[in-house]
RNA sequence: GUCCUUGUGGCGAAGUGGGAUCGCGUUUGUCUUACACACAAAAGAUCCUCGGUUCGAUCCCGAGCGGGGACA
Numbered sequence: 001g002u003c004c005u006u007g008u009g010g011c012g013a014a015g016u017g018g019g020a021u022c023g024c025g026u027u028u029g030u031c032u033u034a035c036a037c038a039c040a041a042a043a044g045a046u047c048c049u050c051g052g053u054u055c056g057a058u059c060c061c062g063a064g065c066g067g068g069g070a071c072a
Stems, first nucleotide, its partner, number of pairs: 001071007010024004018055001026042005048064005
C1' cells in the first nucleotide's frame, strides 16, 4: 500500500429498516447484630464520526478514525 473483518450502557454479548434487549457489575429497599446470599426496584447507551439512500437508519451505501487478520 491492497483486501477482509470488527466498533452497541462500566464489562461481555444479542438485535438487523419502524418500540435498543439480556447477563455480570453499580445504586436503593427488604432480610441479618453486621456482612454475604436471596428477593424486589431503579439508574445507566447522541448504537465510533461525517455524509448519502429512505416517509423512517443501530441495521443499507460511501468516506474517515480505532482494534484484529491476510497478502505484498
Predicted 3D model of a 72-nucleotide RNA (transfer RNA) from Geranomyces michiganensis.
The sequence is in RNAcentral, with records from ENA.
Its Rfam family is "tRNA". About the family: Transfer RNA (tRNA) molecules are approximately 80 nucleotides in length.
The organism belongs to Geranomyces, within Eukaryota.